RNA sequence: ACGCGCUGGCGGGACUCGGUGAAAUUCCGAACCGGCGGUGAUCCGAUCAACUGAUCGGUAAGCCCGCGACCCGGACGUCGUUCCUCACGACGGACGGUGGACCUGGUGAAAAUCCGGGGCCGACGGUUGAUCGGGGCGACAAGGCCCGGUCAGACAGUCCGGAUGGGAGACAGCGCGC
Numbered sequence: 001a002c003g004c005g006c007u008g009g010c011g012g013g014a015c016u017c018g019g020u021g022a023a024a025u026u027c028c029g030a031a032c033c034g035g036c037g038g039u040g041a042u043c044c045g046a047u048c049a050a051c052u053g054a055u056c057g058g059u060a061a062g063c064c065c066g067c068g069a070c071c072c073g074g075a076c077g078u079c080g081u082u083c084c085u086c087a088c089g090a091c092g093g094a095c096g097g098u099g100g101a102c103c104u105g106g107u108g109a110a111a112a113u114c115c116g117g118g119g120c121c122g123a124c125g126g127u128u129g130a131u132c133g134g135g136g137c138g139a140c141a142a143g144g145c146c147c148g149g150u151c152a153g154a155c156a157g158u159c160c161g162g163a164u165g166g167g168a169g170a171c172a173g174c175g176c177g178c
Stems, first nucleotide, its partner, number of pairs: 002177007010169001016030004032157001033122002035067004043058006062120002071097003076092006102118005124161003128152008
C1' cells in the first nucleotide's frame, strides 16, 4: 500500500421583485438551487523528453453509467391484545420492486462531459374562504378553536411536517490477514 472486521464523529442546496386574488415564498412573468461513487478531451501542478508529446498527482457532469433519500411489497424478529394457537395491531427488517430530466451550433481524430446558445427535471403528507349542524372553553355572549356536511377554490425543487430520523459515501483510529 491492499483486503476484511470493529469503532468514531462527519455526511443537501435554494423565494427576491412584480402581477392576479379574500387567500399564493404553492399560480403567472422574471430570478434562485443542484447529495454520493464512477467515467472524462477542460484546467492546474510536477517529472521526463524536446517542439509537441509521455507519465504521475489534483481538479472537472443535476439531465452519461450507477447509488442514496421517498414510495410499494417483504422472509423473518421483537412487543401488545389473548389462557394458548390463529388472527390482528405497532415497531424493526435481509432482500425485491418502482423510481426524474438534453438538444443544438462550434472546436477536434474523437464531445453524453469542453466552449456558445436554447431547453428540461426534482418523493410523500399539509396548507384557503363562505355557510349549516354538533362539541368544548366562555357569561346564558361574541370571536376564535375542534369534528362533520355542503358550496367554491389555489397547483410547492425552495414554506411547514415525518426528520434531533435515515443515508449513498468520504475520512480518521484500532485489530486481523497478506

Predicted 3D model of a 178-nucleotide RNA (FMN riboswitch aptamer (RFN element)) from Paractinoplanes ovalisporus. The sequence was found by an Rfam model in a public genome assembly. Its mean pLDDT, the model's own confidence on a scale to 100, is 80. NCBI's taxonomy places the organism under Bacteria, Actinomycetota, Actinomycetes, Micromonosporales, Paractinoplanes.